[in-house]
RNA sequence: GCCCCUGUAGCUCAGUUGGUAGAGCAUUUGACUUUUAAUCAAAGGGUCUGGAGUUCGAGUCUCCACAGGAGCA
Numbered sequence: 001g002c003c004c005c006u007g008u009a010g011c012u013c014a015g016u017u018g019g020u021a022g023a024g025c026a027u028u029u030g031a032c033u034u035u036u037a038a039u040c041a042a043a044g045g046g047u048c049u050g051g052a053g054u055u056c057g058a059g060u061c062u063c064c065a066c067a068g069g070a071g072c073a
Stems, first nucleotide, its partner, number of pairs: 001072002004069004010025004019056001027043005049065005
């Protein structure tokens, strides 16, 4: 330099054909328990890396950047 993949909650990741963003773990609260742990229930936590475009509507499609990774030279 060329090409490909990835970027979503504190962490690991889903998110189908564009239609109101989810799970597990973690955190907090409650129940249970002599207490802790375990178990059960509930809650909080995001404007999806940034910008622009298409669209009635974009995490999803297009373009340009940024960050990380793999390959070729």

Transfer RNA from a Clostridia bacterium, 73 nucleotides, folded computationally. Rfam family: tRNA. By type it is a transfer RNA.